[in-house]
RNA sequence: CGGGAUGUGGCGCAGUCCGGUAGCGUACUGGUCUGGGGGACCAGGGGUCGCAAGUUCAAAUCUUGUCAUCCCGA
Numbered sequence: 001c002g003g004g005a006u007g008u009g010g011c012g013c014a015g016u017c018c019g020g021u022a023g024c025g026u027a028c029u030g031g032u033c034u035g036g037g038g039g040a041c042c043a044g045g046g047g048u049c050g051c052a053a054g055u056u057c058a059a060a061u062c063u064u065g066u067c068a069u070c071c072c073g074a
Base pairs, nucleotide, nucleotide: 001073002072003071004070005069006068007067010026011025012024013023020057028044029043030042031041032040033039050066051065052064053063054062
């Protein structure tokens, strides 16, 4: 320098292909059950999707640029 992959609540991931309410597990907070712990169940808070721009009525999703990490090549 060229090519590719990944980036989404604290952590681990799905959703992208085919645009239409941002979800799951775990963790956290509160409550109930239990003599207590552990555990189970119920409820709740937390992200607008690495960043920026474009297309669109509407973008995590499509397009372009860019950043970080990893891999391959030179």